[in-house]
Context: one part of a larger RNA
RNA sequence: CUGGGCGUAAAGCGCGCGUAGGCGGCUUGUUAAGUUCGUGGUGAAAGGUUCAACGCUCAACGUGAACAGUGCCGUGGAUACUGGCAGGCUUGAGUUUGGGAGAGGAGUGCGGAAUUCCUGGUGUAGCGGUGAAAUGCGUAGAUAUCAGGAGGAACCCCGGUGGCGAAGGCGGCACUCUGGCCUAAAACUGACGCUGAGGCGCGAAAGCGUGGGGAGCGAACGGGAUUAGAUACCCCGGUAGUCCACGCCGUAAACGAUGGGUGCUAAGUGUCGGGGGUAUCGACCCCCCCGGUGCUGUCGCAAACGCAUUAAGCAUCCCGCCUGGGGAGUACGGCCGCAAGGUUGAAACUC
Numbered sequence: 001c002u003g004g005g006c007g008u009a010a011a012g013c014g015c016g017c018g019u020a021g022g023c024g025g026c027u028u029g030u031u032a033a034g035u036u037c038g039u040g041g042u043g044a045a046a047g048g049u050u051c052a053a054c055g056c057u058c059a060a061c062g063u064g065a066a067c068a069g070u071g072c073c074g075u076g077g078a079u080a081c082u083g084g085c086a087g088g089c090u091u092g093a094g095u096u097u098g099g100g101a102g103a104g105g106a107g108u109g110c111g112g113a114a115u116u117c118c119u120g121g122u123g124u125a126g127c128g129g130u131g132a133a134a135u136g137c138g139u140a141g142a143u144a145u146c147a148g149g150a151g152g153a154a155c156c157c158c159g160g161u162g163g164c165g166a167a168g169g170c171g172g173c174a175c176u177c178u179g180g181c182c183u184a185a186a187a188c189u190g191a192c193g194c195u196g197a198g199g200c201g202c203g204a205a206a207g208c209g210u211g212g213g214g215a216g217c218g219a220a221c222g223g224g225a226u227u228a229g230a231u232a233c234c235c236c237g238g239u240a241g242u243c244c245a246c247g248c249c250g251u252a253a254a255c256g257a258u259g260g261g262u263g264c265u266a267a268g269u270g271u272c273g274g275g276g277g278u279a280u281c282g283a284c285c286c287c288c289c290c291g292g293u294g295c296u297g298u299c300g301c302a303a304a305c306g307c308a309u310u311a312a313g314c315a316u317c318c319c320g321c322c323u324g325g326g327g328a329g330u331a332c333g334g335c336c337g338c339a340a341g342g343u344u345g346a347a348a349c350u351c
Stems, first nucleotide, its partner, number of pairs: 004322003007305002012319001014202004021195003025089007033082002035078008048067004053063003092192001093189004097184004104178007111155001116150007126137002163170002207248006216242002221237004259318006267296011300307002324351003333344004
């Protein structure tokens, strides 16, 4: 390179926005670049095929002739498809209007329960903890209980294979600002689309910088146990951290271990949002449509497990990635970072 693949065997970038590029709906005309047919030129020699004429006594070999020679250039024709140009269309895409659901995001304020601490009251000898204990706390009055106060963090029930978000993720209440989505019926624009190498942005936790905060929890650390030992599991303490602001880091079993778009391909059942119909005083019930989210399952697929209109089925477009195990996500170099490190990413050797 031609291939074959990527849920679990190696393999989908953590996610988005988007540049170049690739690909692109229905229809008319035109052009003739791609495409296709004819023709002219070129396509050195050696080489190839054919002939067996010629030269070595034959042959190999050599000489000669003819032909082929996928390509390139020119020229004439064809016009279905692709492309260019011009015009039209509405089903893709988008805009407008009405209605709707939601822990989507940012900021500000507020609330109650609980833990801890402080002050005061009641009260007295224990409390706490475990498999059992001990360390620990307590007559300087603890634990328990009542009242008051302080402070930080998280929001019981509702709560749900429920909702929202591109992913990470999002859960008390109110307000302000703000993104996306669904649905109904028309109107409007008229292919404006899909994907996306680079690039840019977002990105749990931990970690880092500066400043603040610190109730509970709690790496490290100290102590008590356990044990042959116990640098652990259990217990008593406890610093970073966990929280806030701003700035870094850029990773993950960042998982559906399943990239994105579009079309097509049996059904059944639950649930969430919206709409229509039927019915009714009305909310329900029942039937249908659209969008989401689950379960079961046919065809088909699959090594099996399983997937199955939310495909891992049937097709198509674009991107990413894989190519035996170890060495190794290491070394070296580059780029990024304050650092920790990240990213790109080998080879020798070995099985």